[in-house]
RNA sequence: CAUACGGGGGAGCUCGUAAACGAGCUGAGAGGAGAAUGCAGAGUCUCGACCCUUUUAACCUGUCAGGAUAAUGCCUGCGUAGGAAGUAUGCUAUAUU
Numbered sequence: 001c002a003u004a005c006g007g008g009g010g011a012g013c014u015c016g017u018a019a020a021c022g023a024g025c026u027g028a029g030a031g032g033a034g035a036a037u038g039c040a041g042a043g044u045c046u047c048g049a050c051c052c053u054u055u056u057a058a059c060c061u062g063u064c065a066g067g068a069u070a071a072u073g074c075c076u077g078c079g080u081a082g083g084a085a086g087u088a089u090g091c092u093a094u095a096u097u
Base pairs, nucleotide, nucleotide: 001090002089003088004087005086006053007052008051009050012025013024014023015022016021032047033046034045035044059083060082061081062078064077065076066075067074
């Protein structure tokens, strides 16, 4: 690095009276399918897509700093921070003997 099986994870921001509908921004992914509660309060449950799977970046923890934006966890830094889900097989490279 690949494969198999298993496992982990997120779904933000803006506008529309604005929700789980529509449009736009970033992104791999910003809710695709089904269902339940509910009647206005939430993405709640299952499946799917996507990303990650032992680790300096899947993801979580920030009244942080700088920059940008219509706005945002948009970008950068602190950050090799703390936490975070593994086994097997195969291949490749390097080092040592």